[in-house]
RNA sequence: GGGCGUUUGGCGCAGUUGGUAGCGCAUCUGAACGACAUUCAGAGGGUCACAAGUUCAAGUCUUGUAACGCCCA
Numbered sequence: 001g002g003g004c005g006u007u008u009g010g011c012g013c014a015g016u017u018g019g020u021a022g023c024g025c026a027u028c029u030g031a032a033c034g035a036c037a038u039u040c041a042g043a044g045g046g047u048c049a050c051a052a053g054u055u056c057a058a059g060u061c062u063u064g065u066a067a068c069g070c071c072c073a
Base pairs, nucleotide, nucleotide: 001072002071003070004069005068006067007066010025011024012023013022019056027043028042029041030040031039032038049065050064051063052062053061
């Protein structure tokens, strides 16, 4: 220098054919137990790496940039 892949709550990950983003763990609150652990119920937390474009509508499609990983030179 070239090619490919990944980037989504604190962490690990889903998200189908473009139609208003979810699961597990963690956190907080309540209940049960004499208490802890455990169990049950509920809640908060994200503008999807950044910017632009297409579209009525973008996590998803297109372009550029950045970080990380792999391969080639």